[in-house]
Context: one part of a larger RNA
RNA sequence: GGAUGAACGCUAGCGGCAGGCCUAACACAUGCAAGUCGAGGGGUAACAGGGAGCUUGCUCCGCUGACGACCGGCGCACGGGUGCGCACCGCGUAUGGAACCUGCCCUCUACAGGGGAAUAGCCCAGGGAAACUUGGAUUAAUGCCCCGUGGUACCGUUAUAUGGCAUCAUAUUACGGUUAAAGCCUUCGGGCGGUAGAGGAUGGCCAUGCGUCCCAUUAGCUAGUUGGUAGGGUAACGGCCUACCAAGGCUACGAUGGGUAGGGGCCCUGAGAGGGGGAUCCCCCACACUGGUACUGAGACACGGACCAGACUCCUACGGGAGGCAGCAGUGAGGAAUAUUGGACAAUGGAGGAGACUCUGAUCCAGCCAUGCCGCGUGCAGGAAGAAUGCCCUAUGGGUAGUAAACUGCUUUUAUACGGGAAGAAAAAGGGGCACGUGUGCCCUGUUGACGGUACCGUAAGAAUAAGGACCGGCUAACUCCGUGCCAGCAGCCGCGGUAAUACGGAGGGUCCGAGCGUUAUCC
Numbered sequence: 001g002g003a004u005g006a007a008c009g010c011u012a013g014c015g016g017c018a019g020g021c022c023u024a025a026c027a028c029a030u031g032c033a034a035g036u037c038g039a040g041g042g043g044u045a046a047c048a049g050g051g052a053g054c055u056u057g058c059u060c061c062g063c064u065g066a067c068g069a070c071c072g073g074c075g076c077a078c079g080g081g082u083g084c085g086c087a088c089c090g091c092g093u094a095u096g097g098a099a100c101c102u103g104c105c106c107u108c109u110a111c112a113g114g115g116g117a118a119u120a121g122c123c124c125a126g127g128g129a130a131a132c133u134u135g136g137a138u139u140a141a142u143g144c145c146c147c148g149u150g151g152u153a154c155c156g157u158u159a160u161a162u163g164g165c166a167u168c169a170u171a172u173u174a175c176g177g178u179u180a181a182a183g184c185c186u187u188c189g190g191g192c193g194g195u196a197g198a199g200g201a202u203g204g205c206c207a208u209g210c211g212u213c214c215c216a217u218u219a220g221c222u223a224g225u226u227g228g229u230a231g232g233g234u235a236a237c238g239g240c241c242u243a244c245c246a247a248g249g250c251u252a253c254g255a256u257g258g259g260u261a262g263g264g265g266c267c268c269u270g271a272g273a274g275g276g277g278g279a280u281c282c283c284c285c286a287c288a289c290u291g292g293u294a295c296u297g298a299g300a301c302a303c304g305g306a307c308c309a310g311a312c313u314c315c316u317a318c319g320g321g322a323g324g325c326a327g328c329a330g331u332g333a334g335g336a337a338u339a340u341u342g343g344a345c346a347a348u349g350g351a352g353g354a355g356a357c358u359c360u361g362a363u364c365c366a367g368c369c370a371u372g373c374c375g376c377g378u379g380c381a382g383g384a385a386g387a388a389u390g391c392c393c394u395a396u397g398g399g400u401a402g403u404a405a406a407c408u409g410c411u412u413u414u415a416u417a418c419g420g421g422a423a424g425a426a427a428a429a430g431g432g433g434c435a436c437g438u439g440u441g442c443c444c445u446g447u448u449g450a451c452g453g454u455a456c457c458g459u460a461a462g463a464a465u466a467a468g469g470a471c472c473g474g475c476u477a478a479c480u481c482c483g484u485g486c487c488a489g490c491a492g493c494c495g496c497g498g499u500a501a502u503a504c505g506g507a508g509g510g511u512c513c514g515a516g517c518g519u520u521a522u523c524c
Base pairs, nucleotide, nucleotide: 001524002523003522004521006520007519008518009517010516013376014375015374016373017372018371019369020368021334026332027331028330030329031328032327035074036073037072040071041070043067044066047065048064049063050061051060052059053058054057081287082286083285090212091211092210093209094208095207096206097205100204101203105200106199107198108197109196110195111194113147114146115145116144123136124135125134126133127132153178154177155176156175157174159172160171161170162169163168183192184191185190213259214258215257220250221249222248225247226246227245228244229243230242231241232240262284263283264282265281266277267276268275269274289310290309291308292307293306312323313322314321315320340366342365343364344363348362349360350359351358352357379410380409381408382407389401390400391399392398393397416460417459418458419457420456424451430445431444432443433442434441435440468513469512470511471510472509473494474493475492479508480507481506482505483504489496490495
């Protein structure tokens, strides 16, 4: 000198863009953050409409729009947070998988026949303070089961050809066996789904080469340890696991142990080489009160799922129960220190749905903070009796503050008041038209804005609403006077102060930067 997720002191007019618990992965009140589908189902708790009965203000009817709870499907493995752990194929990079999986999506092929038993809900009867729960009767499905059919799927046996880095791969052939399916809507044209298989895409999983901090005041480490055989397990290879057999494996090219740490793209600095860092944004990993376990599922060993154990907090009728903000806000605590218990789904994206739509603290916006970067302003021109006044001096006088002020003219950014007022919106549904053979596409019309009456534009009056901080001995730009008298104090280093201190304190003047200026901390 540059830099910062900064803090502190003094000061402070505005806007744009960004950033904002670095500490206690400490504990959490409250609200919200993952639902959706009635075009899968039985149905009808609430609301509205319709109908019926009549005792005229009630009862009944799921008939319709809709729909609480329930069964079922898809989603909840994404999105969001944090950096505890981890020195590791975790990450980065480059390969391989002839050892693998992949819901939704795309393309293609084939198929969807028949039957059955339940169970939520509803109803009845109980138990409990509650959380919740028991028994009986009855009922549906795209829920479950059975039979049939079926293949290039899977399994066992058989043969041939081609190819390869070994196990083998691919293609063809013969026999036998095993496992499928679901309907709904319809304008009756069809549409959306279902099952099996092949291919693609996407996402994942595994293996390997190389790279990946400090300590030798850590020198030896290892028993599933290293390899083999057989088996189990997995989507799949593998000591991944088990039994048996062998005695191996790693290490001064640093094993083992200890310490520290999420990794990368990137960021800061530097001419570069290098050094330092890992906030925001993006990719990967790990974690979700602590430890463990599996279930479901295409995918989890699952942040707002389950079970067990533990610590903690809460409720209780003392028998027993409930909970997990490292989601968004917010609270306490810790700390030098870090924001609102805001608005909207209008846009982008996600989940479900045929769609309308619903949900979405993702996201888009607004609020707070000079935390940073950038931009703008706090006037401009004239004006010498060089006024008064302050300070200084060699003091009848002069210098300086100083064109500074007063005064005259001008301007109105900004602020204030009033008026106008966006882009971001493309759609979708609905209506009409065209190409029409069904899809589908195109054109016209038509609806939708949280931000926000915001940005922006115009008008009005008026210099009106707006400057400070540090420093002035040398380094280092900027000097005098007064006070003090090794005192009070200053100080980054050298060093100032003991009676004329440009170094302390004040004043006048000056220098540097400027809505900031200094100090502290850290890195180069």
RNAcentral holds the full RNA, with entries from SILVA. This is a predicted structure of a 524-nucleotide part of an RNA (small-subunit ribosomal RNA, 5' domain) from a metagenome. It matches the Rfam family "Bacterial small subunit ribosomal RNA".